[in-house]
RNA sequence: AUCUGAAAAGGGCAAACUCACCGAAAGGUGGGGGCGCAAAACAACCGGUCUAAGGAACCUUCCGCGGCUCUCGGGAGGGUUCUAUGGCAGCGGAGUUGCCGGA
Repeated sequence: AUCUGAAAAGGGCAAACUCACCGAAAGGUGGGGGCGCAAAACAACCGGUCUAAGGAACCUUCCGCGGCUCUCGGGAGGGUUCUAUGGCAGCGGAGUUGCCGGA
């Protein structure tokens, strides 16, 4: 340096669930917990996937505001669909770093 995880040592991380906080949500952070994990360390580049605040399109109710009577424009509420600029690294790939043992 490469490959590898049978046994071993010291340990490490922490799923579901739960409590608090943050967030529109997905989700995150911390405490408890412990299903699992040799990269379950880092990091959203590619694929995948979750969410949809904001935005867009359409539908609809209301206001009676503007033009002035039309299949017009405007404002407010509700709904559906789409959308990442928000996430997930414990989904796969690529990248970076790393403990112990074996070859």
c-di-GMP-I riboswitch aptamer from a Rhodocyclaceae bacterium, 103 nucleotides, folded computationally. The source organism's lineage runs through Bacteria, Pseudomonadota, Betaproteobacteria, Rhodocyclales and Rhodocyclaceae. It was read from a public genome assembly, where an Rfam model found it. The prediction has a mean pLDDT of 86. It matches the Rfam family "c-di-GMP-I riboswitch aptamer". Its family is annotated with cyclic-di-GMP binding in the Gene Ontology.